[in-house]
RNA sequence: GGGCGCGUAGCUCAAUCGGAUAGAGCAUCAGAUUUCUAAUCUGAGGGUUGCAGGUUCGAUUCCUGCCGCGCCUACCA
Numbered sequence: 001g002g003g004c005g006c007g008u009a010g011c012u013c014a015a016u017c018g019g020a021u022a023g024a025g026c027a028u029c030a031g032a033u034u035u036c037u038a039a040u041c042u043g044a045g046g047g048u049u050g051c052a053g054g055u056u057c058g059a060u061u062c063c064u065g066c067c068g069c070g071c072c073u074a075c076c077a
Base pairs, nucleotide, nucleotide: 001073002072003071004070005069006068007067010026011025012024013023019057028044029043030042031041032040050066051065052064053063054062
């Protein structure tokens, strides 16, 4: 340099043939319970769906470019 795959909450992952307000577990915070802690229960906060465009009535999903990561491969040394 070329090819392929991936990027969604702090972490690990969902999201149906493109459909209305993007969810779950863990973690964090608050409350309940407990003599206290842990555990348990309830609730809350937390998102530019990597970035920029395009298609569409409608994009996490489809298309293009770029960025980052991983794998394969070629060349130089």

The prediction has a mean pLDDT of 80. Transfer RNA from an Acidobacteriaceae bacterium, 77 nucleotides, folded computationally. The sequence was found in a public genome assembly.